[in-house]
The part of an RNA shown here (small-subunit ribosomal RNA, 3' major domain) has 464 nucleotides and comes from an uncultured organism. Model confidence (mean pLDDT): 82 of 100. It matches the Rfam family "Bacterial small subunit ribosomal RNA". Gene Ontology terms of the family: ribosome and structural constituent of ribosome.
Context: one part of a larger RNA
RNA sequence: UGACGGGGGCCCGCACAAGCAGCGGAGCGUGUGGUUUAAUUCGAUGCUACACGAAGAACCUUACCUGGGCUUGACAUGUAGGUAGUAGCGAAGCGAAAGCGAAGCGACCCUUCGGGGAGCUUACACAGGUGCUGCAUGGCUGUCGUCAGCUCGUGCCGUGAGGUGUCGGGUUAAGUCCCGUAACGAGCGCAACCCUUGCUCUUAGUUAUACGUGUCUAGGAGGACUGCCGGCGGCAAGCCGGAGGAAGGUGGGGAUGACGUCAAGUCAGCAUGGCCUUUAUGUCCAGGGCUACACACACGCUACAAUGGCCGGUACAAUGGGUAGCGAAACCGUGAGGUGGAGCCAAUCCUCCAAAGCCGGUCUCAGUUCGGAUUGCAGGCUGCAACUCGCCUGCAUGAAGUUGGAGUUGCUAGUAAUCGCAGGUCAGCAAUACUGCGGUGAAUAUGUUCCCGGGCCUUGUACA
Numbered sequence: 001u002g003a004c005g006g007g008g009g010c011c012c013g014c015a016c017a018a019g020c021a022g023c024g025g026a027g028c029g030u031g032u033g034g035u036u037u038a039a040u041u042c043g044a045u046g047c048u049a050c051a052c053g054a055a056g057a058a059c060c061u062u063a064c065c066u067g068g069g070c071u072u073g074a075c076a077u078g079u080a081g082g083u084a085g086u087a088g089c090g091a092a093g094c095g096a097a098a099g100c101g102a103a104g105c106g107a108c109c110c111u112u113c114g115g116g117g118a119g120c121u122u123a124c125a126c127a128g129g130u131g132c133u134g135c136a137u138g139g140c141u142g143u144c145g146u147c148a149g150c151u152c153g154u155g156c157c158g159u160g161a162g163g164u165g166u167c168g169g170g171u172u173a174a175g176u177c178c179c180g181u182a183a184c185g186a187g188c189g190c191a192a193c194c195c196u197u198g199c200u201c202u203u204a205g206u207u208a209u210a211c212g213u214g215u216c217u218a219g220g221a222g223g224a225c226u227g228c229c230g231g232c233g234g235c236a237a238g239c240c241g242g243a244g245g246a247a248g249g250u251g252g253g254g255a256u257g258a259c260g261u262c263a264a265g266u267c268a269g270c271a272u273g274g275c276c277u278u279u280a281u282g283u284c285c286a287g288g289g290c291u292a293c294a295c296a297c298a299c300g301c302u303a304c305a306a307u308g309g310c311c312g313g314u315a316c317a318a319u320g321g322g323u324a325g326c327g328a329a330a331c332c333g334u335g336a337g338g339u340g341g342a343g344c345c346a347a348u349c350c351u352c353c354a355a356a357g358c359c360g361g362u363c364u365c366a367g368u369u370c371g372g373a374u375u376g377c378a379g380g381c382u383g384c385a386a387c388u389c390g391c392c393u394g395c396a397u398g399a400a401g402u403u404g405g406a407g408u409u410g411c412u413a414g415u416a417a418u419c420g421c422a423g424g425u426c427a428g429c430a431a432u433a434c435u436g437c438g439g440u441g442a443a444u445a446u447g448u449u450c451c452c453g454g455g456c457c458u459u460g461u462a463c464a
Base pairs, nucleotide, nucleotide: 001464002463003461004460005459007458008457009456010455011454012453013452015448016447019411020410021409022408023407026302027301028300029299030298031297032296033295034293035292042053043052064288065287066286067285068284069283070282073126077125078124079123080122081121082120083119088105089104093100094099108117109116110115128277129276131275132274133273137271138270139266140265141264142262144260149188150187151186152185153184154183155164156163157162167180168179169178170177194254195253196252197251199222200221201220202219203218204217205216208213225248228242229241230240231239232238304404308363309362310361311360312359313358314357320351321350322349325344326343330339331338332337370401375396376395377394378393379392380391381390417440418439419438420437421436422435423434
């Protein structure tokens, strides 16, 4: 000087407390461990792995296994040689395909007519490797943490390591600001500048329209600054209350992540040193596997019901997406869906009837008109192909489950809870995931003793 302390002081955070809804029990979905397997490809492993890489594993993907092929190779460049019925197309035959095989058809550009180019082929250099090392690396990322810190120049103090500044008193979300002061200044962080949302004005208007227009769309400007008043305060920074205001003290949200820590993660996104491999650890193909199942954990979905289930009627969104696409009306079908094709390269058309809600009826506390797992049959769709291993529909079947031990998670307001909608990936879909969108819309916070994490000062130390 740090680090540490079941030392002290001050302070903060959904950290506790006060509340609301959960998880842990059940069934199912998904991930992981373990086990199994020919293979169940690989990575991620306390917080910071476990609906994570994966924004889509039937084939492909695919890296794994079994079997069958190829060896200058599926792909690139170069050198040398060869090649005219050459490149390309390609019948018969073997085969699961890949591949082997070869009857037949059959080209191009330049030319000084020698040939050259392209192609094919042979040989050699080489290609290739999701093989190893993230403890050789770049880049990117997680975490402490959006925590308030981390440093420098000159000066001063100290033999020196180093200190001071960065400390003390106030204050703040903040090393934010004020005052004091051997310090005076400065840099990276904080804040602001950026995007979005809430209010007003204004410009333009495809679309919408009741033709008047504007609550809409796209721009521009204004508006909030502790500016005003009162109180507290060193009358400083600032704090408390009030007025006005759509909004008040950072208005809400986002983007933005200092010096560094964890030899943190990633050689399988990419790049890359070294090592290894070269008729195989490369590459092509068929089938299988990644979907196994005594079990254990993690993240979720659906429930256990009457603030509810079912039936009928009825109201109101926003974000998005669409030409190999979205697909209306109409018709067929109980339905999934089919026929159909209008319109739309989209503020114009489609997706698009939102659902919870409201009104009426029924059920009457039961393993039920709760719950929907599982299974049987019959169908629909995508796709060469749904056996391993897709989704959906109808009929039938109706399991566990009556609110969940120890423990544990999220959330402070348009938040939690609850309700539906859209999108990406995508032929289809195992999405209950993820990313967004709007509808309805709470409770509680006396407080900082305690748990967890963090910041500053100080103290002890046989630690570095």